c-di-GMP-I-GGC riboswitch aptamer from Oryzomonas sp., 81 nucleotides, folded computationally. Its mean pLDDT, the model's own confidence on a scale to 100, is 79. Of the family's consensus pairs, 90% are formed in the model.
RNA sequence: ACUGAAAAAGCCAACCCCACCGUGAGAUGGGGGACGGAAAGCUGCGGGUCUUAUUAGAGAAAGACAGCCGGGCCGCCAGAU
Numbered sequence: 001a002c003u004g005a006a007a008a009a010g011c012c013a014a015c016c017c018c019a020c021c022g023u024g025a026g027a028u029g030g031g032g033g034a035c036g037g038a039a040a041g042c043u044g045c046g047g048g049u050c051u052u053a054u055u056a057g058a059g060a061a062a063g064a065c066a067g068c069c070g071g072g073c074c075g076c077c078a079g080a081u
Stems, first nucleotide, its partner, number of pairs: 001081001002079003011037002016031004021026001035067001041073003045070003048065005
């Protein structure tokens, strides 16, 4: 450098409940538990989805999602050369 079939050290944790922040999408912490994940680590760079208090809808703008896809950066284990 390549691969992720099997296994495994270790890791993350969908959904649910509680608290708390936010208009909201959602975020954070705690509890239980395990839908799943070889990047479910980081990054809003491209696409996508969603939200925005008064609103019928759209646009703009500002946001959310990294567990939607791709790109970039870094990394664990194993396999084979």